[in-house]
RNA sequence: GCGUUCGUAGCUCAUUGGUCGAGCAGCGGUUUCUUAAACCGUCGGAUGAGGUUCGAUUCCUCACGAGCGCA
Repeated sequence: GCGUUCGUAGCUCAUUGGUCGAGCAGCGGUUUCUUAAACCGUCGGAUGAGGUUCGAUUCCUCACGAGCGCA
């Protein structure tokens, strides 16, 4: 350089047009002599910019970043 896959919460992943969810982690609480475990609550996110659409995380384009293959 070319091809291809991908970018959603601190991490691992769902959701593929109609208000973005789970597990673990974090924080607060209950329980305990204390810690752990368990239970309850809470915090936190669609890489960026355009386009299509009544409506975009989802479809299209470009940019940025990451993985893989080829040279």
Molecule: transfer RNA
Organism: Polyangiaceae bacterium